[in-house]
Context: one part of a larger RNA
RNA sequence: GGUGUGUGGUGGAUGCCUAGGCGUGCGGAGGCGAUGAAGGACGUUGUAGGCUGCGAUAAGCCCCGGGGAGUCGCCAAACAGGCUUUGAUCCGGGGAUCUCCGAAUGGGGUAACCUGGCCCUGCUGGGCAACCAGACAGGGUCGCCCCCGGCUGAAUGCAUAGGCCGGGUGGUGCGAACCCAGGGAACUGAAACAUCUCAGUACCUGGAGGAAAGGAAAUCAACCGAGACUCCGUCAGUAGCGGCGAGCGAACGCGGACGAGCCCAUGAGCCGCCGGGAGCAGAGUCGAACGGCAUGGAAUGGCCGGCCACAGAAGGUGACAGCCCUGUAGGCGGACGCGAGCGGCGGCGAUCGAGUAGGUCGGAGCUCGUGGAACUCUGACUGAACAUGCGGGGACCACCCUGCAAGGCUAAGUACUCCCGCACGACCGAUAGUGGACGAGUAAGGCGACUGAAAGGUGGAAAGAACCCCUGCCAGGGGAGGUAUUGACCCUGAAACCACGCACCU
Repeated sequence: GGUGUGUGGUGGAUGCCUAGGCGUGCGGAGGCGAUGAAGGACGUUGUAGGCUGCGAUAAGCCCCGGGGAGUCGCCAAACAGGCUUUGAUCCGGGGAUCUCCGAAUGGGGUAACCUGGCCCUGCUGGGCAACCAGACAGGGUCGCCCCCGGCUGAAUGCAUAGGCCGGGUGGUGCGAACCCAGGGAACUGAAACAUCUCAGUACCUGGAGGAAAGGAAAUCAACCGAGACUCCGUCAGUAGCGGCGAGCGAACGCGGACGAGCCCAUGAGCCGCCGGGAGCAGAGUCGAACGGCAUGGAAUGGCCGGCCACAGAAGGUGACAGCCCUGUAGGCGGACGCGAGCGGCGGCGAUCGAGUAGGUCGGAGCUCGUGGAACUCUGACUGAACAUGCGGGGACCACCCUGCAAGGCUAAGUACUCCCGCACGACCGAUAGUGGACGAGUAAGGCGACUGAAAGGUGGAAAGAACCCCUGCCAGGGGAGGUAUUGACCCUGAAACCACGCACCU
């Protein structure tokens, strides 16, 4: 120096665990906001850093209901001081308070700041008083748009625009997806590329609801007939469209889900308000049945003997518990809240559709890329008929069939899940599962848009190691105590790597 082996150190793999995730089903809810939201800033506890809660009434105030012995939220103990059977803490509901910013709304602004007008109150000064003035403080009000009523009122006669006054519990902003509408790509594919495709997709904007949209035939069909709309299956990758390339792609009919029809002229419908309460959810509550012996730190395991079961789901308890605890099966209750059918009161409608249908030109939508191109929509220009009429049946014409446009409303079946509850999983188990099991959208990075981690486990119980020894009276170590190689860098504790002991080789 090496090989082997043992004992330790280091390290944090593995196993076990789960506080957190992921997914599915069912149900609920589907909105919040000028009565100031969502989201924040700053404060707020006796001592107070963070989280949570709350707002100068500040981990809280009042009332109603529940509950019944402790309690003053968590990390997180301690000290001090309180509250509580005159029912606290806690749980459900309602109310009060609710700084400043934020649609933010008196004006401004580099959010959480600066600074005004008017009215009221307090305070101060003056005045006998009425009252006046003013540093300061408190309360209220003052944005814009729209709507309603009234007055006034141009060019311009009537008017209209405009202006002024009064009134409005009208709008504004936020929100995951779903929905409708207005705009609307490119990469890509076509093995290049231009029509085409991707795709009316992504994205932008506007608007709404718990759903939205659509909807009661100027529809289809085919000489038989059907009878609003929406959604699913099929028809069918068919008929078609297509540099007839790539590719795109119906409908009729049939089977289902659901089912509902109405109004604009006479009385049905719709809307609003009030009453009423079936019932619903949201705190709770009752709820069967076990003992002994030995082992052990501890019995739920072993042995012996019992019991309950509409309950042998599950979790916890010092090791594996139907009978120890919480529960489970099965019952009961319920203030405030919501609330169908039902009853009452009040209100509303504008009258059957002309600058329309159709035509020409230019576009778009349908399976339809201009084609023989109907049908639907419409930017420009035109422009009918009036039920003895008009539209459609894929150029167009006739016959036939069918319907009645140019006004409006309408549940259900359908789509989605930011959120709440319950249940489940041949889902994960800390490099997994959410980025996030932990003070995580944190620390950190970036001018910024934005990017974005790591990090779980003592023990049954802190019983968290009194006391002694070494020492610098530090760290650390040795004893003692303790189930302690479970000692806080704490379950298990692999390997690499390091040290030491022993054996052997050189």
Notes: Model confidence (mean pLDDT): 82 of 100. The part of an RNA shown here (large-subunit ribosomal RNA, domain I) has 506 nucleotides and comes from a Pseudomonadota bacterium. Lineage of the source: Bacteria > Pseudomonadati > Pseudomonadota.